Context: one part of a larger RNA
This record gives sequence, C1' cells and structure tokens, in this order.
RNA sequence: UGACGGGGACCCGCACAAGCGGUGGAGCAUGUGGUUUAAUUCGAAGCAACGCGAAGAACCUUACCAAGCCUUGACAUCCCGGUGACGCAGGCAGAAAUGUCUGUUCUUUUCGGAGCACCGGAGACAGGUGGUGCAUGGUUGUCGUCAGCUCGUGUCGUGAGAUGUUGGGUUAAGUCCCGCAACGAGCGCAACCCUUAUCCUUAGUAGCCAACAGGUAAGGCUGGGCACUCUAAGGAGACUGCCAGGGAUAACCUGGAGGAAGGUGGGGAUGACGUCAAAUCAUCAUGCCCCUUAUGAUUUGGGCUACACACGUGCUACAAUGGCGUAAACAAAGGGAGGCGAAGCCGCGAGGCCGAGCGAACCUCAAAAAUAACGUCUCAGUUCGGAUUGCAGGCUGCAACCCGCCUGCAUGAAGCCGGAAUCGCUAGUAAUCGCGGAUCAGAAUGCCGCGGUGAAUACGUUCCCGGGUCUU
Repeated sequence: UGACGGGGACCCGCACAAGCGGUGGAGCAUGUGGUUUAAUUCGAAGCAACGCGAAGAACCUUACCAAGCCUUGACAUCCCGGUGACGCAGGCAGAAAUGUCUGUUCUUUUCGGAGCACCGGAGACAGGUGGUGCAUGGUUGUCGUCAGCUCGUGUCGUGAGAUGUUGGGUUAAGUCCCGCAACGAGCGCAACCCUUAUCCUUAGUAGCCAACAGGUAAGGCUGGGCACUCUAAGGAGACUGCCAGGGAUAACCUGGAGGAAGGUGGGGAUGACGUCAAAUCAUCAUGCCCCUUAUGAUUUGGGCUACACACGUGCUACAAUGGCGUAAACAAAGGGAGGCGAAGCCGCGAGGCCGAGCGAACCUCAAAAAUAACGUCUCAGUUCGGAUUGCAGGCUGCAACCCGCCUGCAUGAAGCCGGAAUCGCUAGUAAUCGCGGAUCAGAAUGCCGCGGUGAAUACGUUCCCGGGUCUU
C1' cells in the first nucleotide's frame, strides 16, 4: 500500500422480508456423470459446466469404431516424359471406394510449338479436428452497468508512499454543491445512437373509407377522396422549466399545476483499470513438439440414439377458475421462388390431385388461442391424465431396421399438488394463451422474437448472500 476478520460506522442490489408462481415426488423430452461398448469422437466443471459449443447426428455432417482400399496423395506450387483429353453413355467384378472394357470426344499455330486437361515418374512438399489455452494472437465469460481506476504539476514524507479521491450534505452515479495544500486532466457515470409512448408538417399506393354517387346475397366492390387509421421522412415536446414547503441563501429533497408523458418516462445498444495462469490450439491464426505406405486420404457398414443407476434444465399433468362438444369475435411480428401455395375436388385425418395469384403494405403461409355464449360431465383414477403397446396409413429423402416426423382406430401406465432443500419475478412485470422465425430435404417440449388476457406484495434493513465508501 493492499487483502482479510464469526471488528466498527454508513449505503445499495428480488439479497432478505411481504407476496405470486414454480423446481425437488410422477410420465416423457433433453444435457451431464457413471457404467457398458469394437466405438459409444472431442471440448465445457461451483457461482460463471450440465436444452452448453450443436441455428437442428438416418447417409452426409463425423472428428470415433470395424472392414476394404490409396501413398507426391482428397487440396497447393514447381520439374521431366507421355497422351489428347476432361467429361458423357454403357457393360463386367465389387458392399462401395475402386479396377477394367467399349463407344464418343480439346483449342490455337508462323506447324517449331504454345495453352489447357489427364496419366506416369522423381523429389521438394502437401496433409493432421495429433499434443501443449501453463508458450500465444484473436474472441468470450465473470465480478458488474458495480462506481470506480488513474495521471500531470505542486505540496508533505529519509523512503515505501500520501495528498488530490478524505470531510459536511446529496445522488442511480467519484452525480452535483460546500469546505479543504492542493490545482487541473484522462478512462469510466451521464448525454449524444436505436426503439416505444403524444402531437404537427410533408407524402397517399399496394394502405385507409368520413362525406357524395353507383352497385351487391355480402364485401372499399367501383367512381371518387386522402379527412381518419396506417405507412415513413422531417420537426415539436420534458428542461426540476413554473408554484409552494424543507435545506446552508447551495446542491438537492417533498408536494402541486399544466401535460400524452415528470424528475434517468419504459426498453435496448453501450461493459473503465483490472481479477480468475477462467474458457477456447476443435471457428480461425500461430511458436514449439509429434505422425509421414500414416496420427494423412478414401469407401461401406456401425457408433455419437447403449442403460442396474445419480444429477441439472424443461414439457405434460394430477382436474370443475376444469374436460369435451356446438356455433361466434379480436392481434402483433415475421417468412416465401428448387419457395409460399388460394379456390375447387378426393380422403375421418395426416395428406393427395389440379393449380389461380405472388420476388409480395398487392398473393400466400394464416386457423390466432386463451376469452365470451349455449349444452354436457358431478368429484370418480373419472368424459381427469396421457405414457406404453398393437394394427392400418401419410410425408420427406438413394435409403426411415439400428435411428425421423405426422395421422386414424384400439390400448389407457404412473400421477390425487410432491421430504429435506431450492429457483424466478417489483408492472403491462409475474402468471397464463396462442403466433412467427433461424437452422433445415425431413426432424423442437430447445433457442430467438411477437402480440392477447393480466395480478399480488414491498412494514422494513435485525438476519442470509453479493457489492461500494470510510475506519480499525
């Protein structure tokens, strides 16, 4: 000077408390450990590993295993020789890779050759998801969006260092005010950026329809219009600006007015100096080490999907604030050309046939669902719950046996609200209800978004956890 203390003082955070809903019990999904295996590829390990890398393992992916096969190589550059191809079509062997056979088959030229491609040869080399993240770059997590971390000059101290940055107030904030041997400055805070909430102007199609006219079974359907909604560009608006009280006459705090919005309006992006030899050599790059007829390359099949068990994260439930049926209503944000696919027809359905329209404010995915109305069930392992299994089908794809998703009929398991313990959340939030997208041939209960309905509680800071300042 730091760090630490079951030392002290002050302060903050869904940290506790007050509440609401969960997890821990059940079934299933998914990840991990363990075990098994020829292989179950590798990494991630308290918080900060475990629906994590993986925005999607049937082949491919794929790195693992078994078997087959290649050795200048699947990929790059250079040299020599040969051929005219490469490719395409077909036959044979083979699981395929591959081997072999047949047919067809280059450009240019001053005819010396050149270009290009393939084959053969020699070596330089290629190649490595092999090792080391404790040799590294880059990137990332975390403390933490916590309010801190420093510097110049000056002053003090023999010096390490101190001061500034401490003190009195105040703030979300080292935010601001006052004081002070300090005076200034930098990185952070805040603001500048995006979005959302109100209004105005401009613009009016593909959006909209108040008035006028026409028309229909109905419908912005048509003429027409741009008022409204909306769209998207520009602006206005919020600044403690105004009033009262408190305060030191300050900063600031409390209340009020006006206002769509009030004291940072809500949300996002933004992460200081540093910590953890934190993570990543398997995104990539890279030093060193290692392999070089193999630790490289290729193919088929298998595995990553195993299963006495243990844990994490989720989904669905255990029902009446519910289940089922009937007929009605209201979104937002997105996607679409090897795509989205309407209407019509077929099928109980998944889906199929046909194919209008649309590179989309035009057409389409598309039905929003909870909700409201009516009916039924009457507390039961049930008209709850849907696991599991059988049969029959559909779709994608060379191919659904290992190992996909979906539909119909049948089957109808556990489960009657969950021990110790433990998690999230302070408002359009929790809870609940659907919708979309990325990845993607197909394959979400995951992830990332969107809107609908819409609460309860916070006395307070003694205690638990984490953090900040001063002091010892």